[in-house]
RNA sequence: AUUUUAUAAAGAAGAGGUGAGAGAACAGGCUCGAUGACCCUCUGGCAACCUAGAACUCCUCGUUCAAAGGUGCCAACACCUGAUCUUCGGAAGUACCGAAGAUGCUUAUAAAAU
Numbered sequence: 001a002u003u004u005u006a007u008a009a010a011g012a013a014g015a016g017g018u019g020a021g022a023g024a025a026c027a028g029g030c031u032c033g034a035u036g037a038c039c040c041u042c043u044g045g046c047a048a049c050c051u052a053g054a055a056c057u058c059c060u061c062g063u064u065c066a067a068a069g070g071u072g073c074c075a076a077c078a079c080c081u082g083a084u085c086u087u088c089g090g091a092a093g094u095a096c097c098g099a100a101g102a103u104g105c106u107u108a109u110a111a112a113a114u
Base pairs, nucleotide, nucleotide: 001114002113003112004111005110006109007108008107013043014042015041016040017039021032022031023030026082027081028080029079044074045073046072049070050069051068053065054064055063056062078106083103084102085101086100087099088098089097090096
């Protein structure tokens, strides 16, 4: 880097540094930001994907508990929408507008394989 599987409406702070944009890509919105955002470092925390551990168990497996290690994460649903389908309403006629749901695309994280 690629592929596969799983998850993505929950949760989680402070200090120091830096100094202007940031929120994945593109677009339209919206929000955060000199009362210092984003990012980096330290400490703290959240969580439970993997390893090790414990208990239960229908003993192939699965469920639960804790959190030592490996990651990850700590504004807003992945901030919202953009693709298809279904339903409802408007409207009134093979179309358009709005809302809700499902699926998909894309992205992120973990594990495995190449």
Model confidence (mean pLDDT): 83 of 100. This is a predicted structure of a 114-nucleotide RNA (SAM riboswitch aptamer (S box leader)) from Penaeicola halotolerans. The organism belongs to Penaeicola, within Bacteria. Its Rfam family is "SAM riboswitch aptamer (S box leader)". From the family's description: The SAM riboswitch is found upstream of a number of genes which code for proteins involved in methionine or cysteine biosynthesis in Gram-positive bacteria. The sequence was found by an Rfam model in a public genome assembly.